[in-house]
The RNA shown here (TPP riboswitch aptamer (THI element)) has 99 nucleotides and comes from an Acidobacteriota bacterium. The organism belongs to Acidobacteriota, within Bacteria. The coordinates come from a structure-prediction model, not an experiment, and the mean pLDDT is 77. Its Rfam family is "TPP riboswitch aptamer (THI element)". Its family is annotated with thiamine pyrophosphate binding in the Gene Ontology. The model forms 86% of the base pairs in the Rfam consensus.

RNA sequence: CCACCUUCGUAGGGGUGUCCCGCCGGUGGCGGGGCUGAGAUCACACCCUUUGAACCUGAUCCGGGUAACACCGGCGUAGGGAACCGAAGCGGCGGGCGU
Repeated sequence: CCACCUUCGUAGGGGUGUCCCGCCGGUGGCGGGGCUGAGAUCACACCCUUUGAACCUGAUCCGGGUAACACCGGCGUAGGGAACCGAAGCGGCGGGCGU
């Protein structure tokens, strides 16, 4: 000096399920609550931004479990997927240079 990492800045990408009860009334809407989770729809909240499992496809998938559900695992060394030569810090058992 740099990589990594953390915070900030600006910009961008995402998801918002399932069940129970009540009301309306006609298969839908609203309200309250339970479960898991960072987050269960407008919160500028949460998460993620290529060292990318945030998230999507596969998927009306497969196994386990539950009141039920992407609840858990597989699928997944699969295919996609959104940033900066910005600012500050840290900087070791990593790398480079000088003494």